[in-house]
Model confidence (mean pLDDT): 75 of 100. This is a predicted structure of a 354-nucleotide RNA (Bacterial RNase P class A) from a Halieaceae bacterium. Its Rfam family is "Bacterial RNase P class A". Rfam classes the family as a ribozyme.
């Protein structure tokens, strides 16, 4: 000097001018004057988990759903932090739907002989009292027929009866042997997931797949700010069928157990108006202990948008490094998307000098 990895941070700032929209406070009650304040790193998606309302024995079971190595973090989580196992990079790191195939069913087209208690296509090797052809007429050579062994070698194919090398065999074979694999059995170390070596079997755990269906083990009332509370106002319900206490109705579905007594459909009429819910919160920030971290405790400090057909524009001037993506609606903790740039730090790998 080059080329990565990983993490933190900003999201224009300042000053005048007009304008909106809240909260305090004056007040001549006039939206009239003052102070303070005003969209986000994803306000997004509506994927998750709460707070919080309301129904309701939120009681039990069964379907159903979610989650998958461990251990910790938090209000909970499918989230985060470490740590393990596997894969992927020279590295720094990234990824990880990571529980189980000796419970069972199911899939694997094509090729191949055979794709899961599956084999002999090409081949080895031994044998026959058999046939053929050549020639130097032999105990010869060459090929075919039948009988048996064989899965080392070759083909296919994502994947073929554990690898690799010595031995030994008529030729082969874990047949023997040795190192690796794998199965039991205990040792150390670790909280664990797991690691490591240490006996032992010649060993079909015949391989793969569960983001297949299944089994295993945790967890799970429903509904949702258009939740709900109250206010004023306006009007029509003795309405009609039908079911009815062995019934029905009770906020996903069946079932049981409880609690109520009406349910169910139709018709028709009224209102859409206003306040709360609605912003002090599992809130921010800053120091300090504690901790590998996630975070936690302690102290101090600050008061940081509540609109409802939907409030922050417009302009001037200065500095910048640059305005991408894009605009709260009950209120947080993720996750995921979409993004112009910038600015710090920390590592790795190359290549040149010294």
């Nucleotide at each position: 000097g080059g080329a990565g990895u990983c993490g933190g941070c900003c999201a224009g700032a300042c000053g005048g001018u007009c304008g909106c929209u809240c909260g305090c406070g004056g007040u001549u009650u006039g939206c009239c004057c003052g102070c303070g304040a005003g969209a986000g790193g994803a306000a997004a998606g509506u994927c998750c988990g709460g707070g919080c309302u309301c129904c309701g024995c939120a009681g039990g079971g069964c379907a159903g759903g979610g989650u998958g190595c461990c251990a910790g973090g938090u209000a909970a989580c499918a989230c985060c932090u470490g740590g393990g196992g596997g894969g992927c990079g020279c590295g720094a790191g990234c990824c990880u739907a990571c529980g189980g195939a000796a419970a069972g069913u199911g899939c694997a087209g094509c090729a191949g002989a055979a794709a899961g208690g599956a084999a002999a296509c090409c081949g080895c090797c031994c044998g026959c009292a058999u046939c053929u052809c050549u020639c130097u007429u032999g105990u010869a050579g060459a090929g075919g027929g039948c009988g048996g062994g064989u899965a080392a070698g070759g083909g296919u194919g994502a994947a073929a009866a554990g690898g690799u090398g010595c031995g030994g065999u008529a030729a082969g074979a874990g047949c023997g042997c040795a190192c690796c694999g794998c199965g039991c059995g205990g040792c150390u170390g670790g909280u664990a997931a797991c690691a490591g070596g240490c006996g032992u079997g010649g060993c079909g755990a015949u391989g793969g797949u569960a983001a297949a269906c299944c089994c295993c083990a945790c967890c799970c009332g429903g509904a949702g700010c258009a939740a709900g509370a109250c206010c004023a106002a306006a009007u029509a319900g003795a309405a009609a069928u039908c079911c009815g206490g062995u019934g029905c109705u009770g906020u996903g579905g069946c079932c049981c157990a409880c609690a109520g007594u009406g349910g169910a459909u139709u018709c028709g009429g009224g209102u859409a108006g206003g306040u709360c819910g609605c912003u002090a919160g599992a809130g921010g920030c800053a120091a300090g202990u504690g901790g590998u971290g996630a975070c936690a405790c302690u102290u101090g400090c600050c008061g940081c948008a509540g609109a409802u057909g939907a409030a922050u524009g417009a302009u001037c001037g200065u500095c910048c490094a640059a305005g991408a993506c894009a605009g709260a609606a009950c209120c947080c903790g993720g996750c995921u998307u979409a993004u112009c740039g910038g600015c710090c730090g920390a590592c790795u790998c190359c290549c040149u000098u010294u």